[in-house]
The RNA shown here (transfer RNA) has 74 nucleotides and comes from a Candidatus Doudnabacteria bacterium.

RNA sequence: GGAUCCGUAGCUCAGUUGGUUAGAGCGCGCCGUUCACAUCGGCGAGGUCACUGGUUCGAGCCCAGUCGGGUCCA
Numbered sequence: 001g002g003a004u005c006c007g008u009a010g011c012u013c014a015g016u017u018g019g020u021u022a023g024a025g026c027g028c029g030c031c032g033u034u035c036a037c038a039u040c041g042g043c044g045a046g047g048u049c050a051c052u053g054g055u056u057c058g059a060g061c062c063c064a065g066u067c068g069g070g071u072c073c074a
Stems, first nucleotide, its partner, number of pairs: 001073007010026004019057001028044005050066005
């Protein structure tokens, strides 16, 4: 330099046919249960869906570019 895959919550990821409100598990906070801790149950906080632009009535999803990471080729 070329090809390809990935980037969504603190961490691991789902969401793939463009449309109801952006979700799960773990973690975190509060409450209940306990003499207490753990377990368990309930509630809650936490996200410019990597960035910029475009298409569209509507984009996490489609298109282009940029940045970062993995793999392969030279």
It was read from a public genome assembly. Rfam family: tRNA. From the family's description: Transfer RNA (tRNA) molecules are approximately 80 nucleotides in length.